[in-house]
Description
The part of an RNA shown here (large-subunit ribosomal RNA, domain I) has 597 nucleotides and comes from Nocardioides agariphilus. It matches the Rfam family "Bacterial large subunit ribosomal RNA". Lineage of the source: Bacteria > Actinomycetota > Actinomycetes > Propionibacteriales > Nocardioides. RNAcentral holds the full RNA, with entries from ENA and Rfam.
Context: one part of a larger RNA
This record gives sequence, structure tokens and C1' cells, in this order.
RNA sequence: GGCGUAUGGUGGAUGCCUUGGCAUCAAGAGCCGAUGAAGGACGUAGGAGCCUGCGAUAAGCCCUGGGGAGUUGGCAACCGAGCUGUGAUCCGGGGGUGUCCGAAUGGGGAAACCUGGCUGGAGUCAUGUCCAGUCACCUGCACCUGAAUGAAAUAGGGUGUUGGAGGGAACGUGGGGAAGUGAAACAUCUCAGUACCCACAGGAAGAGAAAACAAAAGUGAUUCCGAGAGUAGUGGCGAGCGAAAUCGGAGGAGGCUAAACCGCGUGCGUGUGAUACCCGGCAGGGGUUGCGUGCGUGGGGUUGUGGGGUUUGUGCGACCAGUGCUGCCGUGCUGGUGCGGAGUGAGAAACUCAUCGUGAAGUUGAAGUCCGUUGGAAAGCGGUGCCGGAGCGGGUGAUAGCCCCGUAGACGUAAGCGGUGGGCUCUGUUGUGCAGAUACCCGAGUAUCACGGAACUCGUGAAAUUCCGUGUGAAUCUGGCGGGACCACCCGCUAAGCCUAAAUACUCCUUGAUGACCGAUAGCGGACAAGUACCGUGAGGGAAAGGUGAAAAGUACCCCUGGCGGGGAGUGAAAUAGUACCUGAAACCAUGCGCCU
Repeated sequence: GGCGUAUGGUGGAUGCCUUGGCAUCAAGAGCCGAUGAAGGACGUAGGAGCCUGCGAUAAGCCCUGGGGAGUUGGCAACCGAGCUGUGAUCCGGGGGUGUCCGAAUGGGGAAACCUGGCUGGAGUCAUGUCCAGUCACCUGCACCUGAAUGAAAUAGGGUGUUGGAGGGAACGUGGGGAAGUGAAACAUCUCAGUACCCACAGGAAGAGAAAACAAAAGUGAUUCCGAGAGUAGUGGCGAGCGAAAUCGGAGGAGGCUAAACCGCGUGCGUGUGAUACCCGGCAGGGGUUGCGUGCGUGGGGUUGUGGGGUUUGUGCGACCAGUGCUGCCGUGCUGGUGCGGAGUGAGAAACUCAUCGUGAAGUUGAAGUCCGUUGGAAAGCGGUGCCGGAGCGGGUGAUAGCCCCGUAGACGUAAGCGGUGGGCUCUGUUGUGCAGAUACCCGAGUAUCACGGAACUCGUGAAAUUCCGUGUGAAUCUGGCGGGACCACCCGCUAAGCCUAAAUACUCCUUGAUGACCGAUAGCGGACAAGUACCGUGAGGGAAAGGUGAAAAGUACCCCUGGCGGGGAGUGAAAUAGUACCUGAAACCAUGCGCCU
């Protein structure tokens, strides 16, 4: 020095464990914010630090409900000083306080800082100082003012008041909008209207009550799912892209306006005519109150077997009161009663009572600590009982239905929420039907068309349909649009206004449950002081690190020693379980022994 073997050291694999994760399901919730959010800075306990809580009333203050013996949050003990059956600590509900920054909003600013005005107050001889409140901008509305320009008006200014601003995981709608890639290269094409950026909204959003489909038969708003179907199509007819009708399901809901016409108010224009007008007739009275047009408002009206308006005739349907210059007749309008209809969800909009359910913290909840045995310890093993609407699960010194917490079941309440009914509110009684007449209305810089683009399965094609830009520019039912160029016939529908629940998408968040999900190089980056330490000017990047024991019983005392560390003694079942702590593999190191050189 090598090989072998044994004993140790080092090291932290493996096994076992789990406080933490991951995924899915069900239910809930689906917004917060100028009454100052989200997120932070700095403070705050008798005693240093970090986390949690809280805010100069600062691990807390008040009220109220629950609960019932300890307690002053965690790491985390120790000391001190307290509170508590006059009910503390703790767990719900409501309120109060809430420094500074942050949309940040009196002004400024290098966030958590600096510095003002006004009103009221404290203090000072006075100033400085302190406290409370208030002062940003934009928008809508109302009022007061008010130029250029004589008046009027407008712009502008001011006062009061409503609202906005910012944040939020995904889902949604809209505005912009790539490239790697594929086409085995690449340019049309594809990836893809994807990623990304921006704006805005809601608990969902969007869409939505046919100017729709269909095809000789019919359907009857929208949305979503399954089929139709990888079909019809489209496509350097390459790569690829890719419907619809219809059928089966989920869900189911329909409404309001514009216009014609009538009334009222108001602006403008016109108007001296008594045959205008004042509801009609007759009589009386008034005397421009009229007519045309614009705007506002109330009624009317809402449809595609076209509808409505106006007008004539006619059928059915309650009465009372007031009123339209006066009297009578007719008739219109307003109100009341009666009789109906509807409603908080689209259409107008609140509140209240009763009852039922749900609902915070919470309450109750059966049955062995029986005998023996091993053991440090019984829940194990051997006996012998009991409960079960409860033998899900967890804990307890090893594996417990009956020890503890629970579990099945039962009970309980405030606010809130939901259902039902009543009050209540709105509304009809000029409504509805039939038969005629009339040709007044039925959404205009719109539809169409041309050109330039885009969306549709559709890449400009024979290219309809839908949308945008530029230009042009109709008609009103004997009108228009569509049925894939276009024309005819036929069929369907009624554009250019608006609203609309549900079925659908998602999960930052709350609660419960589950797992042929992980078990510390795994599972979230993070089971630990984790978005921490650390790195970077910054945007940003981003770790490692779990386990004594049943219980600290964490080794009093003695010895070596400067300390570290160790030897006795003691604790413990175990100390080769000693906080460098469960198990403790391998590489590597050392020592003893054997063999070889």
C1' cells in the first nucleotide's frame, strides 16, 4: 500500500409520518370605492424582534345575542401587574374611533413628506403653536349674471345640487391587432381575428319577439347542448378552412314607442272680414279669443288572414256629482261609487302586516374505563357485557362503536332572504264587434345604386345576404324587402326606434364533501421569518430550509478543560432518542484483526 472482515466517524438516501398543497363536485356569494377603496408606511402590549390584531379611544371602546371557568393572541418561556359567577377571556350581530400615503381631491412633491386660505375653538401679554371643519377637476340640472352687437340671444362667469374618477382572478361586449408555425421552400392562404394592447359593463354579458326560415308541405323571438356533419361548400381546388335547414333535448314571455288625428301651453308669420271663433241645434251674450307653422306636453295608436287615423250607420255594455259664456235638448270632459284587469322582473313605483320556510354564534346527542395477560404505556391478545337512526373521522403513552371531541338524529334565534295571502299601487268602464266611405299615417340623407373594403362555408367568383367609408338618392300598401347574379310567376315578411327573465360562460372568494392525487429533489415558487433571504439601476428574477420523546422528565451533583467537547451520576421503555436529536443506505475517512506485497 492492497484485499477481506469487524467497529466507528462522515453523510443524509430509504422507510414511516404530515401541519401544506393539487384536482373535482355541491351549495353560497359574485362586487369594493369621495361616508375615501384595493394596497401600503408608521405606530400600538410593562419587558428586544418577527407574525397576527388594532389605530393617538391603537392585541383594543360601547350596545346586544351565545357561552359558562378560567384568562391577559402566536413563535415562547420567564418575571411583573391585573381581570373574572355583579359572568371575564372566547364566538356571532350592530355601532364608535380609525395617524399618514394611495383615485388622493386646498397647493406642492423624490408615495407615506413639505406648506397654505377661510370658519369656529384652545393657548400666549403678543407672535409662533395646537384642535375640529372646509377648500381639486369633470358632467348633468336649476338659478343669478353676462360680452363681441342697438335689442334679444349665445359664448363666458358665479352659486346650489346629482353623478363620475380608482381597484378587482376568470368569464363578457366593442376598438386596434402580430409573428414563430403549417403549406415539407414561399408570396395568396394558414397560424388567427389567436396572443397582446386599449375602452366599457354585469353577476352574468351579448342576442332576442321575423323586412326570419322554408318550398308546393309547413314552422313561428333569442340562447345553449346532442345529431345533421367533417356533410353542402370553400380552397396556390394545395395545406387547410368549414356551415345551414331540419330533428331530439334544456329553458320558455312577451312588451313599449314614432306618425296620422284631438286637446292644452308657448315662439313666429298673417289677419278689421261680423257668414271667423266661443262643442252641435234654437235664442241671448262676448268680440279676434281666429288661421297657418315650429317646439313641448296629455290623449290616441302599434299591425302583416295588413294595421291605424278620420267619417257614416248599427249591436252590446252601470249609476251619481261637477263642468265646457247663459237657458232647454243632445253630447264631450273630470271626479266618486260599483264591477273588472294587472303589478314591483321588460311596462310607473314604494311601503307594511300576517303566516310558513331558510338563516350567525349555538344546544342536545346511546353504550364497559368489567376481569385477566404482555408491555414503559393497552386501544393489542384471551374472556365476559352493552349501544346502534350513531361501526364517517380525529385524539388519547401500540390497533378504542361504548375514554375524549365528534357522528346519525333532534332542537334553536336577531337581521336578512324566499314562498303564500291581505293592505297598497297602477289601470279599464270612449271598450269591443259588424257593415260601408275616405286615401290622412305607417320610422329619410334612410333604402337602393356606383366605387373602395370587410363579415358570412363563400379567397370576387355567376355572388345573393350583412356591415363600414365616399358619392348618388326613392316610394307609403296600387308601397316596400327577401326567397343566392338577373327576369317572370308564386311564396314569405313588413327595414331604417327601444326594452326584455330563464336555459349559457367563469371562480379572486366562503362553506361542506370526495380522491386507483402528492408526501418534503414530490405536492403551489412557498408544509419553516416565502414572494422572505439573496441578485439586478430597473422592469424583473427568486431559493434553501419539516420530524428528540408519550411527557422536557432537555442530564441536579462530581471530574478533565480557557472554551468546545467528553467521563461518571441521574431522567427515560430506549440517550448509538441529548435539542449537530426518528430510521440512518452509499460514496469518503479512521481504527482493530486476518491475508498478500